c-di-GMP-I riboswitch aptamer from a soil metagenome, 88 nucleotides, folded computationally. Model confidence (mean pLDDT): 84 of 100. The sequence is in RNAcentral, with records from MGnify.
[in-house]
RNA sequence: GAUAAAGGCACACCUCGCGUGAGCGGGGGUCGCAAAGCUAACGGGGGUCAAACGCGCCUUAAGCGUUUGAGCUGGCCGGGUUGCCGAA
Numbered sequence: 001g002a003u004a005a006a007g008g009c010a011c012a013c014c015u016c017g018c019g020u021g022a023g024c025g026g027g028g029g030u031c032g033c034a035a036a037g038c039u040a041a042c043g044g045g046g047g048u049c050a051a052a053c054g055c056g057c058c059u060u061a062a063g064c065g066u067u068u069g070a071g072c073u074g075g076c077c078g079g080g081u082u083g084c085c086g087a088a
Stems, first nucleotide, its partner, number of pairs: 001085001008033002013028006031075001037081003042078003045073002048070008
C1' cells in the first nucleotide's frame, strides 16, 4: 500500500460438541480484513461468573453501583512480534 499478481482468513447466520457464563472448537457460510497471523505474562476498553458491602424492590418490572478474585474478547483500540508481493 496499487483497479497489480499469487494466495490467506472467515462477520452474521445454520449445525454438532465443550463451558455456569462471557465465549471456544469442528463443519457449512462469506460481511469484511494489508496482517481479521501470533501475543490477554505490555497498556486500555467492553463483557462473564463468584463473594462482600451499599442502594432499590416485594410491583405492571428487578435489578443497580462499588471492591476483590477468576476466567472471556486479538474481527474493540494501542503496543510488541512474525509473514506474501514490490508500482507510485